[in-house]
Molecule: c-di-GMP-I riboswitch aptamer
Organism: Paenibacillus turpanensis
């Protein structure tokens, strides 16, 4: 010293949950309360796994596309309705997707109190 971990000691940490006109788009985070629990429940997103999905990309028998506000709605306007078909740095919906993120999912690094057996 390593390896292991005590019905052993000082200690530490803190799930749900709740609280916040704290930060984020979300996921998630801080921060105060809490205590299931945790020998690394310190750090590190390396591998994998899981969350989310602004931004992107695509997709639609979709919405809007004449003025005003915030293209949703609403109001006004245009003889009127009804159908198509083009256009869009529009919207919305859905789908793909991490550059965001979990370390208390698993592994892998790294740091490190105490000392029974």
């Nucleotide at each position: 010293a390593a390896u292991c971990g005590a019905a052993a000691a000082a200690g530490g940490c803190a799930a749900a949950c709740c609280u916040g006109a704290a930060c984020g788009a979300a996921a998630g985070u801080c921060a105060g309360g809490g205590a299931c629990g945790c020998a690394a429940a310190g750090c590190c997103a390396c591998g994998g796994g899981c969350c989310u999905a602004a931004c992107g990309c695509a997709u639609u028998c979709g919405c809007c596309a004449c003025a005003u506000c915030a293209a949703a709605g609403a109001u006004g306007a245009u003889a009127g309705c009804u159908a198509c078909a083009c256009u869009g740095u529009g919207c919305a919906a859905u789908g793909c997707a991490a550059u965001g993120g979990c370390a208390g999912c698993c592994g892998g690094g790294u740091u490190g109190c105490c000392g029974a057996a």